[in-house]
RNA sequence: GCGAACGUAGUUCAGCUGGAAGAACGUCCGUCUGAUACGCGGAAGGUCAGCCGUUCAAAUCGGCUCGUUCGCA
Numbered sequence: 001g002c003g004a005a006c007g008u009a010g011u012u013c014a015g016c017u018g019g020a021a022g023a024a025c026g027u028c029c030g031u032c033u034g035a036u037a038c039g040c041g042g043a044a045g046g047u048c049a050g051c052c053g054u055u056c057a058a059a060u061c062g063g064c065u066c067g068u069u070c071g072c073a
Base pairs, nucleotide, nucleotide: 001072002071003070004069005068006067007066010025011024012023013022019056027043028042029041030040031039049065050064051063052062053061
């Protein structure tokens, strides 16, 4: 230099057949215990990397930029 995949909650990821965001772990509160842990119940936490476009409607489709990883040279 050329090409490909990926970027979603604090972390690891699902959602990618456009109808509008969820799981596990973690954090906080309650319950349980003499107390802690475990278990159980609940809550908070997201400009879906950024910008532009298509559409009634975009995490999802298209373009560009940025970042990470891999392949080729």